A computed fold for an 85-nucleotide RNA from a soil metagenome, annotated as c-di-GMP-I riboswitch aptamer. RNAcentral holds the sequence, with entries from MGnify. The prediction has a mean pLDDT of 82.
[in-house]
RNA sequence: GAUAAAGGCAAACCCGUCGUGAGGCGGGGACGCAAAGCCAGGAGUCCUAAGCGCGCAAGCGCACAAGGAUGGUCCAGCUGCCGAA
Numbered sequence: 001g002a003u004a005a006a007g008g009c010a011a012a013c014c015c016g017u018c019g020u021g022a023g024g025c026g027g028g029g030a031c032g033c034a035a036a037g038c039c040a041g042g043a044g045u046c047c048u049a050a051g052c053g054c055g056c057a058a059g060c061g062c063a064c065a066a067g068g069a070u071g072g073u074c075c076a077g078c079u080g081c082c083g084a085a
Base pairs, nucleotide, nucleotide: 001082008033009032013028014027015026016025017024018023031072037078038077041075042074043073044070045069046068047067048066051064053062054061055060
């Protein structure tokens, strides 16, 4: 970056499975994507059983610390296919 060619990925939803959960993975499925390839360093958003504290008869509720999820939210970093005018 072209109404080119070759190829690629796969949202919602459904099924299975793992997780407390956000969500992950596999299959189906295509809303979209030129980095929708990799990366959780920065920002954002989301989750939190167990633990600690408080309340409670209990179920449970609130809060804290710590931890986690998301790359199809953005930034930074790394890598990469095709390619006419």